Large-subunit ribosomal RNA, domain IV from a Minisyncoccia bacterium, 359 nucleotides, folded computationally. Lineage of the source: Bacteria > Bacillati > Minisyncoccota > Minisyncoccia. Its Rfam family is "Bacterial large subunit ribosomal RNA".
Context: one part of a larger RNA
RNA sequence: CCCUCCUCAAGGAACUCGGCAAAAAAGCGGGCGUAACUUCGGGAUAAGCCCUGCCCUUAGUAUGUAAUUUUACAUUACUAAGGGUCGCAGCUAAAGUUUCUCUGGCGACUGUUUAACAAAAACACAGCUCCCUGCUUAACUGGUUAACAGGAUGUAUAGGGGGCGACGCCUGACCUAUGCCGGAAUGUUAAAGUUCCGAGGUUUUAAGAAAAUUUAUUUUCUUAAGGCUUACGGAACUAAGCACCGGUAAAUGUCGGCGGUAACCCUGACCGUCCAAAGGUAGCGCAAUUCCUUUCCGGGUAAGUUCCGGAGCGCAUGAAAGGCGUAACGACUGGAGAACUGUCUCGAGGAGGUGCUCG
Numbered sequence: 001c002c003c004u005c006c007u008c009a010a011g012g013a014a015c016u017c018g019g020c021a022a023a024a025a026a027g028c029g030g031g032c033g034u035a036a037c038u039u040c041g042g043g044a045u046a047a048g049c050c051c052u053g054c055c056c057u058u059a060g061u062a063u064g065u066a067a068u069u070u071u072a073c074a075u076u077a078c079u080a081a082g083g084g085u086c087g088c089a090g091c092u093a094a095a096g097u098u099u100c101u102c103u104g105g106c107g108a109c110u111g112u113u114u115a116a117c118a119a120a121a122a123c124a125c126a127g128c129u130c131c132c133u134g135c136u137u138a139a140c141u142g143g144u145u146a147a148c149a150g151g152a153u154g155u156a157u158a159g160g161g162g163g164c165g166a167c168g169c170c171u172g173a174c175c176u177a178u179g180c181c182g183g184a185a186u187g188u189u190a191a192a193g194u195u196c197c198g199a200g201g202u203u204u205u206a207a208g209a210a211a212a213u214u215u216a217u218u219u220u221c222u223u224a225a226g227g228c229u230u231a232c233g234g235a236a237c238u239a240a241g242c243a244c245c246g247g248u249a250a251a252u253g254u255c256g257g258c259g260g261u262a263a264c265c266c267u268g269a270c271c272g273u274c275c276a277a278a279g280g281u282a283g284c285g286c287a288a289u290u291c292c293u294u295u296c297c298g299g300g301u302a303a304g305u306u307c308c309g310g311a312g313c314g315c316a317u318g319a320a321a322g323g324c325g326u327a328a329c330g331a332c333u334g335g336a337g338a339a340c341u342g343u344c345u346c347g348a349g350g351a352g353g354u355g356c357u358c359g
Stems, first nucleotide, its partner, number of pairs: 002353007010345002014343001019340001029051004037042001039166001053085010063074005086090001099338007106330002111123002127164007140150003167325004172255003177252002179248005186243003193237006199230015256274005283317001284314001295311005
């Protein structure tokens, strides 16, 4: 130096990203008292104020004993009232636990999570909604395209999958594109198969030609008519799908531009025009979303890029990737205050310990 602790004048967050850390009032004893808001349960131990030792007296309750109308006594325990007394201070209130208030954001809540950097506004949740499934192995899932098993010894108030996420008020427009569902007239469209045509292969008969010779036979070639056959070429017949026609947004998604206009100015209910499937409704709004931006106005402070309320042509909000509210809840997060303090102004002193130096 460092580590673990203790104390501190005056001030009291001036420290700092931030009261981080520390400190303090306080503390599930008793009495009184307790707001906004609220889903009437809460909020709430809200907040806040006061009391507690010991001795004596009185009254009451309970218990026991004696006599028994009831009274007396006892001691214990408790309650209430009054008086006295000592100290600066009377909670030893088990361990433990633990500041409080005001006001926003997010998430309803209790829960769950990155074992060992993240506990959260993330996940889940009750609830809402959409899709699939009628059971002779449901849909779906595991399994070697299996057997078999789960689903389920269940049967649409059941089971599976997706999204949103208590509750309250609500959830607007658009089916052009993509997806899904339904339709089947027409067009297009695979292989196999069947039929037909062509081209081969093989074979029979007849005719012709050539060659050979055993001279009436053999071989080869060409033509014609057939039979059988092919893994070759072509055509015709033929499915779903796609094209096509509808539906569907709590399916993927999308939800305009320009110009002009009111008797001061400004603004534009209104008008014109272009495009589109339809042009963003109710709400909310500088927001966990706002670039410009420390927007503008108000509040709080002596002074406020944060905070709270209001405004709104919102670069680039918006309605189940839900919109807006919301009591309670939160080791969440922003702002303000009370109390308290070595966080600080600004350091100082002390205890113990590691290291280092010296012996």

Background:
Model confidence (mean pLDDT): 80 of 100. The full RNA is in RNAcentral, with records from ENA.